[in-house]
């Protein structure tokens, strides 16, 4: 130096043909329970790694940039 994937709440992840971002763990709140644990029910947290571009509409598609990880050299 080239090629390839990965980047989504506090963590691990999913997200179909581009058309309102989602599960689990966690936290927080009320139930039950003498307490905790535990179970149940209910909230709240996402500029979708940056910047552009196309499109009525981008997490998704195109460019570039950054950081990780594999393979060439």
């Nucleotide at each position: 130096g080239g090629g390839c994937g990965a980047u989504u709440g506090g963590c691990a992840c999913a997200g179909u043909u581009g058309g309102u971002a989602g599960c689990g763990c966690a936290u927080c709140u009320g139930a039950a329970c003498g307490a905790c644990a535990u179970u149940c029910a209910g909230a709240g947290g996402g500029u979708c790694a940056c910047u552009g571009g196309u499109u009525c509409g981008a997490g998704u598609c195109c460019a570039g940039u950054a950081u990780c990880g594999c393979c060439c050299a």